[in-house]
RNA sequence: GGGUCAGUAGCUUAGCCUGGUGGAGCGUCCGCCUUAUAAGCGGAAGGUCCCCGGUUCGAAUCCGGGCUGGCCCA
Numbered sequence: 001g002g003g004u005c006a007g008u009a010g011c012u013u014a015g016c017c018u019g020g021u022g023g024a025g026c027g028u029c030c031g032c033c034u035u036a037u038a039a040g041c042g043g044a045a046g047g048u049c050c051c052c053g054g055u056u057c058g059a060a061u062c063c064g065g066g067c068u069g070g071c072c073c074a
């Protein structure tokens, strides 16, 4: 330098193909339970969906350009 895959909550990730309210597990916080803790149960908060632009009534999703990382080729 070329190709390819990935980037979504504090962490691990689903959703992307086929555009239409972004969800789960763990963690955090609150409550219940317990003499108390853990476990269990219930609830809540937490997301500019890597960045910029385009298409569209509407973009995490489609298109273009970048950034970072993995792999392959040179």
Stems, first nucleotide, its partner, number of pairs: 001073007010026004020057001028044005050066005